Predicted 3D model of a 350-nucleotide part of an RNA (small-subunit ribosomal RNA, central domain) from an uncultured bacterium. Model confidence (mean pLDDT): 89 of 100.
[in-house]
Context: one part of a larger RNA
RNA sequence: UUGGGCGUAAAGGGCGCGUAGGCGGUUGUGUUUGUCUACUGUGAAAGGCCACGGCUUACCUGUGGAGAUGCGGUAGAAACGGCACAACUUGAGGCUGGGAGGGGUUGGUGGAAUUCCCUGUGUAGCGGUGAAAUGCGUAGAUACGGGGGAGAACACUCGUGGCGAAGGCGGCCAACUGGCCCAGUCCUGACGCUGAGGCGCGACAGCGUGGGGAGCAAACAGGAUUAGAUACCCUGGUAGUCCACGCCGUAAACGAUGGGCACUAGGUGUCGGCGGUUUUGAGUCCGUCGGUGCCGGCGCUAACGCAGUAAGUGCCCCGCCUGGGGAGUACGGUCGCAAGGCUGAAACUC
Numbered sequence: 001u002u003g004g005g006c007g008u009a010a011a012g013g014g015c016g017c018g019u020a021g022g023c024g025g026u027u028g029u030g031u032u033u034g035u036c037u038a039c040u041g042u043g044a045a046a047g048g049c050c051a052c053g054g055c056u057u058a059c060c061u062g063u064g065g066a067g068a069u070g071c072g073g074u075a076g077a078a079a080c081g082g083c084a085c086a087a088c089u090u091g092a093g094g095c096u097g098g099g100a101g102g103g104g105u106u107g108g109u110g111g112a113a114u115u116c117c118c119u120g121u122g123u124a125g126c127g128g129u130g131a132a133a134u135g136c137g138u139a140g141a142u143a144c145g146g147g148g149g150a151g152a153a154c155a156c157u158c159g160u161g162g163c164g165a166a167g168g169c170g171g172c173c174a175a176c177u178g179g180c181c182c183a184g185u186c187c188u189g190a191c192g193c194u195g196a197g198g199c200g201c202g203a204c205a206g207c208g209u210g211g212g213g214a215g216c217a218a219a220c221a222g223g224a225u226u227a228g229a230u231a232c233c234c235u236g237g238u239a240g241u242c243c244a245c246g247c248c249g250u251a252a253a254c255g256a257u258g259g260g261c262a263c264u265a266g267g268u269g270u271c272g273g274c275g276g277u278u279u280u281g282a283g284u285c286c287g288u289c290g291g292u293g294c295c296g297g298c299g300c301u302a303a304c305g306c307a308g309u310a311a312g313u314g315c316c317c318c319g320c321c322u323g324g325g326g327a328g329u330a331c332g333g334u335c336g337c338a339a340g341g342c343u344g345a346a347a348c349u350c
Stems, first nucleotide, its partner, number of pairs: 003322004007304002012318001014201004021194003025088007033081002035077008049065006091191001092188003095184005103177007110154001114150008125136002162169002206247006215241002220236004258317006266295011278283001299306002323350003332343004
């Protein structure tokens, strides 16, 4: 490579935008480039295959034939693919009117709690644990009341609920801003899908410069525990956690399940919209579109399970796998300030 695969056995890229490429709706006309048919030229010999023959057979060998999947030429076909032209509206996009939302960015603002400072009351303890001790406290702590400051996070509502491509997003208000859903069916007329490279986004930790620092807390110190205790428990505590700008680019970045389209029993909950029935009305019931859950049949699966949100049935495109260890290592390249990332072997061994 062929093939077979990728939820859990090896295997879906962390996620998006998009270049080349691959693939591509309905109708008509043309062309004949792919495609198909016939004829024809060529496709050396030897070899291989078939038939017959020569050595007593065989090996070996002679003659003939088939074949030679290919290429060229001529004539023809026009269903399918391509190309050209014309047209269409179901795919896609737009328009109008509604709608939900922790989607994003910036600025402002609120209360509870914590801690610190000042002050009042008040006196001998507080704190902590399995029990203690370190620690704090007569220089007046803890507790209670009043005042002030700081930083960080937003209890309840909160939901198998919402939004986002993913990472992720939660007090309140405003400004700016992205996407989505529904209804109307007015417009464009295939404008589409995927996407190697590429570009962008990307939790936590970490790095650079400057700020900030309440609580928490790697490292570190002390107290315990223990045979020891470089731990688990306790008292402290620095980076960090927060902000701005710039890097890093990883993850059990998980639904361990790439994206798109179509088709394939049902039942039930919930979120957003619309229509209808009914009602004074909230609502209820019926229908429908979009999301999100549970159960379940066919089918699939090694089983577990999946089952209209498929792991079913098909088509298109991308990524990836090919025994375990060595190893996500070495070397090289490339990116990075560094940490390290990406790419990624072999010997050897079972």